[in-house]
A computed fold for a 74-nucleotide RNA from a soil metagenome, annotated as c-di-GMP-I riboswitch aptamer.
RNA sequence: GCAAACUCGCCGUGAGGCGGGGACGCAAAGCCUCCGGUCCCGAAGCACUGAUUCGCGGGAUAGCGGGGUUGCCG
Numbered sequence: 001g002c003a004a005a006c007u008c009g010c011c012g013u014g015a016g017g018c019g020g021g022g023a024c025g026c027a028a029a030g031c032c033u034c035c036g037g038u039c040c041c042g043a044a045g046c047a048c049u050g051a052u053u054c055g056c057g058g059g060a061u062a063g064c065g066g067g068g069u070u071g072c073c074g
Stems, first nucleotide, its partner, number of pairs: 001026002006021006024063001030069003034066003037061006043053002
């Protein structure tokens, strides 16, 4: 310096996001979805169900890793 959970308000079908309060933690917990993971929506197959698949898409998570990039003090 940032800011988890929780909470209040708002946005979103949802994952989740934004702002206020609040600190679990973090030497990049600054920024970026290129790779993998996880989560949501849609679709397909099967079908009692729910799980699976995604050679079809769309989205979320940067505080899940890898990677890129910038950077404080000493």
The RNAcentral record of the sequence draws on MGnify.